[in-house]
RNA sequence: GCCCCCGUAGCUCAGUGGAAGAGCAACCGCCUUCUAAGCGGUGGGUCGGGUGUUCGAGUCACCCCGGGGGUA
Repeated sequence: GCCCCCGUAGCUCAGUGGAAGAGCAACCGCCUUCUAAGCGGUGGGUCGGGUGUUCGAGUCACCCCGGGGGUA
């Protein structure tokens, strides 16, 4: 250089066109003599950036940025 994959909550990841969720973590509460464990709840997102397609984009197209792998 060329080819492929990935980028979504603090972390690990779902979501493959109808407008974003889970687990863990954080916080609050219940339980417990206290802590841990367990149970219930709450908050947390310009979906890497931009442009386009579409009535509608996390999802499709193109360019760029970052990470990983393959090839010489």

Source information: Transfer RNA from a Chloroflexota bacterium, 72 nucleotides, folded computationally. The coordinates come from a structure-prediction model, not an experiment, and the mean pLDDT is 81. Rfam family: tRNA. The family's RNA type in Rfam is transfer RNA. RNAcentral holds the sequence, with entries from ENA.